[in-house]
RNA sequence: GGCUCGAUAGCUCAGCGGUAGAGCACUCGUUUCAUAAGCGAUAGGUCCCGAGUUCGAAUCUCGGUCGAGCCA
Numbered sequence: 001g002g003c004u005c006g007a008u009a010g011c012u013c014a015g016c017g018g019u020a021g022a023g024c025a026c027u028c029g030u031u032u033c034a035u036a037a038g039c040g041a042u043a044g045g046u047c048c049c050g051a052g053u054u055c056g057a058a059u060c061u062c063g064g065u066c067g068a069g070c071c072a
Base pairs, nucleotide, nucleotide: 001071002070003069004068005067006066007065010024011023012022013021018055027041028040029039030038048064049063050062051061052060
């Protein structure tokens, strides 16, 4: 230098152009003499950044940044 993959909640990850989700964690409640576990509920998001396409973009296109890998 070229190519491929990845970036979404605190963490690990889903998400086929049409309301952004799950598990775990946090908080509250329940249960217990108490703690853990279990059960129920709440809260938490500039979907890496910029532009484009579209009625509508996390999703498609282009550029950039960062990370992983391959080739040279």
This is a predicted structure of a 72-nucleotide RNA (transfer RNA) from a Patescibacteria group bacterium.
Taxonomically the source falls in Bacteria candidate phyla (Bacteria).
It matches the Rfam family "tRNA". It is annotated as a transfer RNA.
The coordinates come from a structure-prediction model, not an experiment, and the mean pLDDT is 84.